RNA sequence: UGCCGAAGCCGAUUUACCUGUAUGUAACCGGCGCGGGGGAACCAAAUUUUUGGGGCGUAUCUGAAUUUCAGAAGAAGACUUCUUCGCUUCCAGCCCGUCAGCUAACCUCGUAGGCGUUAACGA
Numbered sequence: 001u002g003c004c005g006a007a008g009c010c011g012a013u014u015u016a017c018c019u020g021u022a023u024g025u026a027a028c029c030g031g032c033g034c035g036g037g038g039g040a041a042c043c044a045a046a047u048u049u050u051u052g053g054g055g056c057g058u059a060u061c062u063g064a065a066u067u068u069c070a071g072a073a074g075a076a077g078a079c080u081u082c083u084u085c086g087c088u089u090c091c092a093g094c095c096c097g098u099c100a101g102c103u104a105a106c107c108u109c110g111u112a113g114g115c116g117u118u119a120a121c122g123a
Stems, first nucleotide, its partner, number of pairs: 001116004008032004014027004033111006043101001052099001053096004060072005074090004081123002
C1' cells in the first nucleotide's frame, strides 16, 4: 500500500483482554449493504428418472504415451474503458442426500478463509 473472494459498514448491552482506565481490541447479538438456495402462474421440458440427480465456485471439455503433458473454453493480475493471441498465473475444492427447470409473493442461509505487490508499452 494492495490481491483472490459475497465476505464490508454501523450500533446497544454483557463478557473477556491490558499495570490500570476506556475513547481501544475481541467475542456474542442486531441493523444496513453485498452474495447464495428453495419457491406460483405463464413459458420450457415431453419426461428418460443408479447410466442417479442437483448446488456453491472461473475451475469445464477434448486428445493422447494416463495420473502427467498438451490444446480449446473460461477466470485473475494497483481507477475505468479501448487496442494487441502483450506478458504472467489459475483451471481447485466442498456440499445436498434420491430430491429441486424458470419463478412474483413468501421462506431461508452466508458475510469466511488464504495471500502478497512496485503493477508491459501506448492512447